[in-house]
RNA sequence: GCUCGAUAAAGGCAAACCGGGCGAAGGCCCGCGGGCGCAAAGCAUAGGAGCUUAGGCGCCGAGGUUGCGUGAUGCCAGCCAGUUUACCGAA
Numbered sequence: 001g002c003u004c005g006a007u008a009a010a011g012g013c014a015a016a017c018c019g020g021g022c023g024a025a026g027g028c029c030c031g032c033g034g035g036c037g038c039a040a041a042g043c044a045u046a047g048g049a050g051c052u053u054a055g056g057c058g059c060c061g062a063g064g065u066u067g068c069g070u071g072a073u074g075c076c077a078g079c080c081a082g083u084u085u086a087c088c089g090a091a
Base pairs, nucleotide, nucleotide: 004089005088012038013037017033018031019030020029021028022027036078042084044083045082047080048079050075051074056070057069058068059067060064
């Protein structure tokens, strides 16, 4: 240096849920709340998977501030893969 990852040490992050806020929703933001988990659950990035369906379009109807279908330009990086940087050091 590369690989690897201990019931090591020092630190770190923070799921559900709760409180407040934003949003049509998915979801996101904040918490000197919480603690499922994580060795990159650090940063950036939407290739694949996944989530939602407001506007649009179509259907239906006498009537839609309604319903059904379609559909990302909306999301998701704690699903997978790739790129990149980094703490510690037993085997």